[in-house]
RNA sequence: GUCGUUGUCGACUAGGGUUCCGGUCGCGCGAAGGCGUGACGUCUGGUCCGAGAGUCGACGGUCUCGCGGUCAGUGUGUGCGGGGCUCCACGGAGGGAUAAAAGCCCGGGAGGC
Numbered sequence: 001g002u003c004g005u006u007g008u009c010g011a012c013u014a015g016g017g018u019u020c021c022g023g024u025c026g027c028g029c030g031a032a033g034g035c036g037u038g039a040c041g042u043c044u045g046g047u048c049c050g051a052g053a054g055u056c057g058a059c060g061g062u063c064u065c066g067c068g069g070u071c072a073g074u075g076u077g078u079g080c081g082g083g084g085c086u087c088c089a090c091g092g093a094g095g096g097a098u099a100a101a102a103g104c105c106c107g108g109g110a111g112g113c
Base pairs, nucleotide, nucleotide: 007059008058009057010056011055012054015049016048020046021045022043023040024039025038026037027036028035029034060086061085062084063083064082065081066080067079088108090111094106095105096104
């Protein structure tokens, strides 16, 4: 200096808004329970979205050891099982999707060290 790998999925959380549910307030109807309608997310919530740099799990990958089969012997391919590893990671603005927003996507980007 170059090339390859450093992975995938699921559940959850930080966080997020307001389509639905609920809630609050107003208006109308009703004897009442309540119903309809409008507004409000500066309404704790349920549904929902949700992390490269968050958590957990499964799988995959890689290395190693062992077992079985085969063999004169060794080894290889393959199968099963045990174990190790799967690192590091400061980060705008702006834009995009969805009902809307976000640590989602652009993006391990721009930039910085």
Molecule: Guanidine-I riboswitch aptamer
Organism: Betaproteobacteria bacterium